[in-house]
This is a predicted structure of a 353-nucleotide part of an RNA (small-subunit ribosomal RNA, central domain) from Jonesia denitrificans.
Model confidence (mean pLDDT): 86 of 100.
Rfam family: Bacterial small subunit ribosomal RNA.
Lineage of the source: Bacteria > Bacillati > Micrococcales > Jonesiaceae > Jonesia.
Context: one part of a larger RNA
RNA sequence: UUGGGCGUAAAGAGCUCGUAGGCGGUUUGUCGCGUCUGUCGUGAAAUCCCGAUGCUUAACGUCGGGCUUGCGGUGGGUACGGGCAGGCUGGAGUGCGGUAGGGGUGACUGGAAUUCCUGGUGUAUCGGUGGAAUGCGCAUAUAUCACGAGGAACACCGAUGGCGAGAGCACGUCACUGUGCCGUUACUGACACUGACGAGCGAAAGCAUGUGGAGCGAACAGGAUUAGAUACCCUGGUAGUCCAUGCCGUAUACGUUGGGCACUAUGUGUGGGUGAUUGUUCCACGAUUCCUGUACCGUAGCUAACGCAUUAAGUGCACCGCCUGGGGGAGUACGGCCGCAAGGCUAAAACUC
Numbered sequence: 001u002u003g004g005g006c007g008u009a010a011a012g013a014g015c016u017c018g019u020a021g022g023c024g025g026u027u028u029g030u031c032g033c034g035u036c037u038g039u040c041g042u043g044a045a046a047u048c049c050c051g052a053u054g055c056u057u058a059a060c061g062u063c064g065g066g067c068u069u070g071c072g073g074u075g076g077g078u079a080c081g082g083g084c085a086g087g088c089u090g091g092a093g094u095g096c097g098g099u100a101g102g103g104g105u106g107a108c109u110g111g112a113a114u115u116c117c118u119g120g121u122g123u124a125u126c127g128g129u130g131g132a133a134u135g136c137g138c139a140u141a142u143a144u145c146a147c148g149a150g151g152a153a154c155a156c157c158g159a160u161g162g163c164g165a166g167a168g169c170a171c172g173u174c175a176c177u178g179u180g181c182c183g184u185u186a187c188u189g190a191c192a193c194u195g196a197c198g199a200g201c202g203a204a205a206g207c208a209u210g211u212g213g214a215g216c217g218a219a220c221a222g223g224a225u226u227a228g229a230u231a232c233c234c235u236g237g238u239a240g241u242c243c244a245u246g247c248c249g250u251a252u253a254c255g256u257u258g259g260g261c262a263c264u265a266u267g268u269g270u271g272g273g274u275g276a277u278u279g280u281u282c283c284a285c286g287a288u289u290c291c292u293g294u295a296c297c298g299u300a301g302c303u304a305a306c307g308c309a310u311u312a313a314g315u316g317c318a319c320c321g322c323c324u325g326g327g328g329g330a331g332u333a334c335g336g337c338c339g340c341a342a343g344g345c346u347a348a349a350a351c352u353c
Stems, first nucleotide, its partner, number of pairs: 004323003007306002012320001014201004021194002025088007033081002036076007048066007091191001092188003095184006103177006110154001115149002118146004126135001162169002206247005215241002220236004258319001260317004267296007275289005301308002326353003335346004
């Protein structure tokens, strides 16, 4: 390589967009490139295979045929793939009418709470713990009332709920803006799917510059605990956490399950739809049903089992990524590329069990 795999054994890239490539609905005509077939030439001989024959046989030799799986010329066929030309509407997209939502960006605003400042009341503790101590307080603290400052986060609603490609998204209002879903079948007419390379986005921590800094809080200091205690507990507390701009590019980035299409029992919730039918006369409300999400159970089937099961891990198709005896060495070294750095991506071997 072939073959076999990727939920948990090694293995789905964090996610999306998208180039090349691969692959691609239905129908008519045409070409005859692939494809099928006839024929001609060539495919050296020997070797090899089959048959016959010559040395008394065999080895060996001679003759004939085959093989030489191929290439070229030429005649024919046109279902399928392909090229060209023309249609179609079911895939895909657009329009129109509705609708849902913490989707995104920016601006403005609100109340509760913590801390701090000032003042009033008031007096000896407060705080903290398993128990204490460090700490705070007679320079008037804690408690309580009033005014003020500032930063960060948004209780209840809240959910097996919603939205987003994922990361993620929640006080409220406004502005700008992306998407889905339902209905309509008005328009385009295969414009589709996937996607090497590449590009963009990408939690937290971290980095650079400059603001900001209430609470929390790596590091650090002190008090305890303890045999020790570089911890768990307590009192403090710097970076950081917040904002702007630019880097970093990693996570148990998980559904540990790549995205797309088609098919294959039911049942029970729940989100969206001035969809359809229906219950009583209309409304409201309910029932049934359809489409689309999201959960739970479960048949067939699959699975090593666990389990999955129309949101598949079932049955198939096309495309990409990845795995290859195990543990360690090691996601390391070297080299290359990227980064301000931290480091990231790619990625071995000796040796050893």